[in-house]
Order: sequence, then C1' cells, then structure tokens
RNA sequence: AUGAAUCAGGGGCAAACCUAAUUGAAAAAUGGGGACGCAAAGUCACAGAUCUAAAGCUUAUCGCUAGGAUGGCUGGACUGCAGAG
Repeated sequence: AUGAAUCAGGGGCAAACCUAAUUGAAAAAUGGGGACGCAAAGUCACAGAUCUAAAGCUUAUCGCUAGGAUGGCUGGACUGCAGAG
C1' cells in the first nucleotide's frame, strides 16, 4: 500500500398493529404513528415462488387463469456508508 473478516462510530430503513384519506375488482400500494427486525430491509418484476381474480374461459356444484401485486420470499443485476486493533 492492497485485500478479507471482525469491532466501533455517525447514521439509514421500518414488521406486526393503530389511524386517515386516496387508488384498486381484489391482493395490495401511499400518508401519519409505531418498532419486529435488517449490512444493502437501497434500486430493478429478468427467472422461480407466493398472493389476488376484475375481464376472460368453464360449470350440476365448483373451478382455471396474470396484462395485477409481493424486492422485508429466493436467485440474479446495478449502486452505496464506515472499516480501528
């Protein structure tokens, strides 16, 4: 000097739940409170998985299905703070 791991500091995000209005067929998303947790719990719906089923299909009853949703389900891609001994 470089690399890796760990610790520390400054910070960051925000589960369940409550709440308000809005969007939506729904799942869910957004605002406020809240804090279970997270070293990428930052961004991306490409792949898988899961959720919903308006429209469509089907039907005796049922049901099937993603152009919808979930990145705090997993993989992958891109980016990022600190880094002592």